Context: one part of a larger RNA
RNA sequence: CUGUUCUGAAGGAACUCGGCAAAUUGCAUCCGUAACUUCGGAAGAAGGAUGACCCAUCUGUACGCAAGUAUGGUUGGGUGGCACAAACUAGGUGGUGGCGACUGUUUAUCAAAAACACAGGGCUCUGCGAAGUCGCAAGACGACGUAUAGGGUCUGACGCCUGCCCGGUGCUGGAAGGUUAAAGGGAGGAGUGCAAGCUCCGAACUGAAGCCCCAGUAAACGGCGGCCGUAACUAUAACGGUCCUAAGGUAGCGAAAUUCCUUGUCGGGUAAGUUCCGACCUGCACGAAUGGCGUAACGACUUCCACACUGUCUCCAGAGCAGACUCA
Numbered sequence: 001c002u003g004u005u006c007u008g009a010a011g012g013a014a015c016u017c018g019g020c021a022a023a024u025u026g027c028a029u030c031c032g033u034a035a036c037u038u039c040g041g042a043a044g045a046a047g048g049a050u051g052a053c054c055c056a057u058c059u060g061u062a063c064g065c066a067a068g069u070a071u072g073g074u075u076g077g078g079u080g081g082c083a084c085a086a087a088c089u090a091g092g093u094g095g096u097g098g099c100g101a102c103u104g105u106u107u108a109u110c111a112a113a114a115a116c117a118c119a120g121g122g123c124u125c126u127g128c129g130a131a132g133u134c135g136c137a138a139g140a141c142g143a144c145g146u147a148u149a150g151g152g153u154c155u156g157a158c159g160c161c162u163g164c165c166c167g168g169u170g171c172u173g174g175a176a177g178g179u180u181a182a183a184g185g186g187a188g189g190a191g192u193g194c195a196a197g198c199u200c201c202g203a204a205c206u207g208a209a210g211c212c213c214c215a216g217u218a219a220a221c222g223g224c225g226g227c228c229g230u231a232a233c234u235a236u237a238a239c240g241g242u243c244c245u246a247a248g249g250u251a252g253c254g255a256a257a258u259u260c261c262u263u264g265u266c267g268g269g270u271a272a273g274u275u276c277c278g279a280c281c282u283g284c285a286c287g288a289a290u291g292g293c294g295u296a297a298c299g300a301c302u303u304c305c306a307c308a309c310u311g312u313c314u315c316c317a318g319a320g321c322a323g324a325c326u327c328a
Stems, first nucleotide, its partner, number of pairs: 001323008010314002014312001019309001027051005036041001038157001052079005058073006080084001092307004097302002099299002104116002120155007132141003158294004163224003168221002170217005177212003183206002188201005225243005252286001253283001264280005
């Protein structure tokens, strides 16, 4: 010096991206326990006290005919130690946001999560020889099921809700009309032949689905404006005008896991805060099942703060063990 284990004055996160690592806590009984809440929880919340051994008192339980044996508890008094859950073992705690309701699942071998799943919700297809899937087929699954069933797809407990647009794309419906293949049809024409005929070309007209067309449908794919003026300070614009659109973003939320300018501005917390929390709204570029906004409980998730605690640090020192190194 390296690895590992341990100890440390004063301070106590000043370390650092970040308390990473370490330390603290740890058991039992009794007392005590907040906001919030889906009334179940939160909760072992938090916080506090006691605990060894000896003697006495009162008393329980099991077994026993009994004497008693075994094992608990109550109350009082005393003994020793630095230390009594004496070693080992054995939750640190609280507050505030974000995301996901939850328990689960996942990248075997760098990712465990806010990703997947989930119960619940919706749309849609399917009447049974079902739809759908595999197979050339026979056949099989679906299902020895039958719409309270089965398939597809989206959302994701619960609470309050889920606005407007059907012009485009898709899907569904539509006895009309337009277009339209094979086929039917055969006016008319051509070749050949003496002819009968044979072989061809072929106009009208009839002809399905599809497409055009007409409707419906957004918890289908998706979309949800601009300019100008106006109030008796100023500012702003409830109001008016105009252009465009299928319709111009409703409720709720908002510098957000979304805000470029931006460390926006104000307030809180700090002596000092690009993070954090609460507001504002000027939303570059939130927004309603590609769900919106809340939400108790839960989380080896993530942000910020506080208490306790500590060699993380100020600032390093010492010790044990194993190496390295020197000598043999």
This is a predicted structure of a 328-nucleotide part of an RNA (large-subunit ribosomal RNA, domain IV) from Micavibrio sp. The coordinates come from a structure-prediction model, not an experiment, and the mean pLDDT is 89. Its Rfam family is "Bacterial large subunit ribosomal RNA". The organism belongs to Micavibrio, within Bacteria.